[in-house]
RNA sequence: GGUAGAGGCGCAUCGAUUAAGAGUAGGCUGCAGGAUAUGUCAGGCAUAGAGGAAUGCAGAAGAAAGGAUGAGAUGCCGAAGGUGCGGGAUUCCUGAGGUCUCACAUGCUGGGGAGCAGAAGAAUAUUCUGUUCACUGUCAUCAUGAAUGUGAUGGAGAGCUACU
Repeated sequence: GGUAGAGGCGCAUCGAUUAAGAGUAGGCUGCAGGAUAUGUCAGGCAUAGAGGAAUGCAGAAGAAAGGAUGAGAUGCCGAAGGUGCGGGAUUCCUGAGGUCUCACAUGCUGGGGAGCAGAAGAAUAUUCUGUUCACUGUCAUCAUGAAUGUGAUGGAGAGCUACU
RNA backbone atom coordinates (compact mmCIF):
# COMPACT_ATOMS: atom_id res chain seq x y z
C1' G A 1 0.00 0.00 0.00
C1' G A 2 -4.02 -3.67 -0.54
C1' U A 3 -7.98 -7.01 1.27
C1' A A 4 -11.37 -8.30 5.13
C1' G A 5 -13.55 -7.02 9.78
C1' A A 6 -15.25 -4.81 14.83
C1' G A 7 -18.02 -0.83 18.04
C1' G A 8 -24.45 -0.82 18.76
C1' C A 9 -30.85 2.09 21.25
C1' G A 10 -24.73 2.05 15.20
C1' C A 11 -25.41 5.36 10.39
C1' A A 12 -27.98 6.91 5.85
C1' U A 13 -32.00 6.22 2.01
C1' C A 14 -36.95 4.45 0.47
C1' G A 15 -41.38 3.41 2.86
C1' A A 16 -47.02 0.44 4.19
C1' U A 17 -49.51 2.26 8.44
C1' U A 18 -50.75 5.76 12.18
C1' A A 19 -51.10 10.14 15.19
C1' A A 20 -50.85 15.16 15.10
C1' G A 21 -51.41 19.56 12.22
C1' A A 22 -57.10 21.09 13.64
C1' G A 23 -62.27 21.93 14.59
C1' U A 24 -56.83 25.45 12.77
C1' A A 25 -56.40 28.19 7.84
C1' G A 26 -59.28 29.94 4.00
C1' G A 27 -64.27 30.54 2.26
C1' C A 28 -69.90 31.32 3.42
C1' U A 29 -74.04 33.60 6.56
C1' G A 30 -75.71 37.12 10.47
C1' C A 31 -74.69 41.22 14.00
C1' A A 32 -71.37 45.10 15.54
C1' G A 33 -67.59 48.34 13.30
C1' G A 34 -66.51 52.35 9.67
C1' A A 35 -61.34 52.80 6.01
C1' U A 36 -57.99 50.33 5.11
C1' A A 37 -56.10 45.35 4.15
C1' U A 38 -53.18 41.31 1.52
C1' G A 39 -48.77 39.15 -1.25
C1' U A 40 -42.11 36.80 4.64
C1' C A 41 -39.51 42.21 5.47
C1' A A 42 -38.21 47.06 2.60
C1' G A 43 -39.14 49.56 -2.07
C1' G A 44 -42.13 48.89 -6.43
C1' C A 45 -46.21 46.69 -8.60
C1' A A 46 -50.71 44.14 -8.32
C1' U A 47 -55.38 42.60 -6.02
C1' A A 48 -59.68 43.42 -2.70
C1' G A 49 -62.62 47.38 -0.33
C1' A A 50 -68.81 52.56 1.26
C1' G A 51 -72.37 47.01 -3.48
C1' G A 52 -68.60 48.00 3.35
C1' A A 53 -61.60 47.11 4.57
C1' A A 54 -59.10 45.92 9.31
C1' U A 55 -61.14 44.04 13.86
C1' G A 56 -64.62 41.52 17.36
C1' C A 57 -68.78 38.02 18.41
C1' A A 58 -72.00 34.01 16.78
C1' G A 59 -73.59 29.92 13.30
C1' A A 60 -73.44 25.71 9.80
C1' A A 61 -70.01 23.22 7.22
C1' G A 62 -64.49 22.62 6.88
C1' A A 63 -58.92 21.34 4.31
C1' A A 64 -53.66 20.80 3.09
C1' A A 65 -48.21 20.98 3.12
C1' G A 66 -43.63 20.44 5.45
C1' G A 67 -42.16 17.67 9.66
C1' A A 68 -43.12 12.95 12.86
C1' U A 69 -44.21 7.45 13.43
C1' G A 70 -42.59 3.27 11.27
C1' A A 71 -44.05 -2.98 9.51
C1' G A 72 -40.63 -3.87 5.82
C1' A A 73 -36.57 -3.19 2.25
C1' U A 74 -31.72 -1.38 0.45
C1' G A 75 -26.69 0.41 1.06
C1' C A 76 -23.03 0.61 4.77
C1' C A 77 -18.89 1.44 9.59
C1' G A 78 -16.32 8.99 7.82
C1' A A 79 -21.12 4.79 8.13
C1' A A 80 -22.64 9.87 8.32
C1' G A 81 -23.14 14.83 10.05
C1' G A 82 -21.38 19.92 10.40
C1' U A 83 -19.03 24.44 8.46
C1' G A 84 -17.57 27.70 4.21
C1' C A 85 -17.82 29.85 -0.96
C1' G A 86 -20.80 29.10 -5.19
C1' G A 87 -24.88 27.33 -8.76
C1' G A 88 -30.12 26.01 -9.50
C1' A A 89 -35.41 25.96 -7.93
C1' U A 90 -39.30 28.42 -5.02
C1' U A 91 -41.78 32.95 -2.87
C1' C A 92 -45.53 38.92 -8.39
C1' C A 93 -40.35 42.18 -9.69
C1' U A 94 -35.45 43.96 -7.16
C1' G A 95 -32.65 43.41 -2.63
C1' A A 96 -32.44 40.91 2.09
C1' G A 97 -34.13 36.61 4.41
C1' G A 98 -36.37 31.58 4.50
C1' U A 99 -36.92 26.50 2.43
C1' C A 100 -35.25 22.56 -0.87
C1' U A 101 -31.36 20.72 -3.91
C1' C A 102 -26.43 20.10 -6.50
C1' A A 103 -21.16 20.55 -6.71
C1' C A 104 -16.44 21.84 -4.55
C1' A A 105 -13.42 22.63 -0.28
C1' U A 106 -12.52 21.55 4.80
C1' G A 107 -8.10 15.98 9.33
C1' C A 108 -14.63 20.27 12.67
C1' U A 109 -16.92 15.44 14.93
C1' G A 110 -14.81 7.77 17.53
C1' G A 111 -20.19 6.33 18.92
C1' G A 112 -25.03 6.45 21.08
C1' G A 113 -27.71 8.73 25.52
C1' A A 114 -29.32 12.48 29.19
C1' G A 115 -29.54 17.71 31.13
C1' C A 116 -29.16 22.97 29.75
C1' A A 117 -28.99 26.91 25.90
C1' G A 118 -29.90 28.49 20.81
C1' A A 119 -32.07 27.84 15.61
C1' A A 120 -36.04 25.53 12.58
C1' G A 121 -41.05 23.86 13.67
C1' A A 122 -48.16 24.13 15.21
C1' A A 123 -45.68 21.32 18.92
C1' U A 124 -43.05 19.71 25.28
C1' A A 125 -42.72 15.57 18.67
C1' U A 126 -38.31 15.76 15.78
C1' U A 127 -33.71 17.69 13.47
C1' C A 128 -29.13 20.60 13.87
C1' U A 129 -25.30 23.29 16.77
C1' G A 130 -22.72 24.42 21.39
C1' U A 131 -21.72 22.92 26.34
C1' U A 132 -21.78 19.59 30.74
C1' C A 133 -22.26 14.66 32.69
C1' A A 134 -21.59 9.74 33.04
C1' C A 135 -21.66 5.23 29.60
C1' U A 136 -19.40 2.52 25.63
C1' G A 137 -15.63 0.74 21.87
C1' U A 138 -10.38 1.35 20.62
C1' C A 139 -5.16 2.28 21.39
C1' A A 140 -1.10 4.18 24.59
C1' U A 141 1.12 4.79 29.52
C1' C A 142 1.22 3.34 34.65
C1' A A 143 -0.27 0.13 38.69
C1' U A 144 -2.12 -4.61 40.12
C1' G A 145 -3.27 -9.79 39.27
C1' A A 146 -2.12 -17.04 38.64
C1' A A 147 -5.11 -15.92 34.43
C1' U A 148 -9.54 -14.53 31.11
C1' G A 149 -8.68 -9.53 33.59
C1' U A 150 -9.24 -4.98 37.04
C1' G A 151 -8.24 0.17 38.06
C1' A A 152 -6.38 5.15 36.85
C1' U A 153 -4.89 8.82 33.26
C1' G A 154 -4.74 10.39 28.33
C1' G A 155 -5.36 10.51 22.78
C1' A A 156 -8.30 10.42 18.32
C1' G A 157 -11.41 7.23 13.09
C1' A A 158 -5.68 9.72 8.57
C1' G A 159 -7.65 5.46 14.40
C1' C A 160 -7.99 -0.12 15.82
C1' U A 161 -7.78 -5.62 14.70
C1' A A 162 -6.52 -9.83 11.25
C1' C A 163 -4.21 -11.37 6.71
C1' U A 164 -0.87 -9.89 2.86